Model confidence (mean pLDDT): 89 of 100.
Predicted 3D model of an 85-nucleotide RNA (c-di-GMP-I riboswitch aptamer) from a Zoogloeaceae bacterium.
């Protein structure tokens, strides 16, 4: 440098719920909480997936749309800690 995760030590990180708060929603935040994650650490770059406020369609229930969002969907890029059965 490139890999790999049986072990060891510090040790990180936070699901569903629940309170609070923002948002049209999806979801974001912040407390609490721990499912379960070796990157469950950062970018939406590509794929999927979500929601439809504005906007367009329809006579009407609707219906179509991302410029909004999900990295704990998945690949991809970047960093990182410990160790080598």
């Nucleotide at each position: 440098c490139g890999g790999g995760u049986a072990u060891c030590a510090g040790g990180g990180c936070a699901a569903a719920c629940c309170c609070g708060g923002u948002g049209a929603a999806a979801g974001c935040c912040g407390g609490g909480g721990a499912c379960g994650c070796a990157a469950a650490a950062u970018c939406c770059u590509g794929g999927g997936c979500c929601u439809a406020a504005c906007g367009c369609c329809g006579c009407a229930c609707g219906g179509c749309c991302a410029c909004g969002g999900c990295u704990g969907c998945c690949a991809g890029a970047u960093u990182g800690c410990a160790u080598c059965g």
NCBI's taxonomy places the organism under Bacteria, Pseudomonadota, Betaproteobacteria, Rhodocyclales, Zoogloeaceae. Of the family's consensus pairs, 95% are formed in the model. It matches the Rfam family "c-di-GMP-I riboswitch aptamer". Its family is annotated with cyclic-di-GMP binding in the Gene Ontology.